[in-house]
RNA sequence: GAAGACUUGUUAGCGCCAGGACCUGAAAAGGUUGACGAGGAUGGCAGUGGUCGAAAGACUCGGCGGAUGCUGCCACGGCUCCCGGUGAGCCGUAGACGGGGGUUAAAAAGCGGAAUCAACACCGCAACAGAGCCCGCGGCGACACCGGUC
Numbered sequence: 001g002a003a004g005a006c007u008u009g010u011u012a013g014c015g016c017c018a019g020g021a022c023c024u025g026a027a028a029a030g031g032u033u034g035a036c037g038a039g040g041a042u043g044g045c046a047g048u049g050g051u052c053g054a055a056a057g058a059c060u061c062g063g064c065g066g067a068u069g070c071u072g073c074c075a076c077g078g079c080u081c082c083c084g085g086u087g088a089g090c091c092g093u094a095g096a097c098g099g100g101g102g103u104u105a106a107a108a109a110g111c112g113g114a115a116u117c118a119a120c121a122c123c124g125c126a127a128c129a130g131a132g133c134c135c136g137c138g139g140c141g142a143c144a145c146c147g148g149u150c
Stems, first nucleotide, its partner, number of pairs: 014065004019061001020033005036053003042075007076092005082148006095140001097138002100135004110125004
C1' cells in the first nucleotide's frame, strides 16, 4: 500500500473553556459543570439578532468556534394550456390557506443499580411536547405572447 472478515462509532443543541459556579486540598494545584431531545441541506456570494418545545431557575448563565435557519441577488431545477420556447408568478423533489390524521420525544424529577475522598458523570425502569414535515379532504391559485400538433 492492497484485499477480505468482525467489532464499535456515525455529523451541528454540535465541539471547546479563560469568566462564573461546584468538589478535593493548609497552600500550590488538580478535578467537575458548561444544550434535553424533536426538526432542519439544490449550488454560489453577501448580510444576519439562527427553528421548536421539554426541563431548570447557578442555569441550557458567560465566552470562542461551527451550524442544515432567515433575508437579498445570481445560477440550476419543479409547477402554472396537449407539446416546445420566451416572459411573469409561486416554489426547492418543488403553490399557499383551512380543518383532520400520522410522524416511537429525550433529558430533568422519581425509583433502583454500580462507582468516586468528593463534586460530577454513568447504567436500568415507565411517563410527559411543540414547531416542522408527510398523507388525504375542501374551496382558492393555476397567466401572457410566439411556434407546433389535434

Model confidence (mean pLDDT): 79 of 100. A computed fold for a 150-nucleotide RNA, annotated as glmS glucosamine-6-phosphate activated ribozyme aptamer.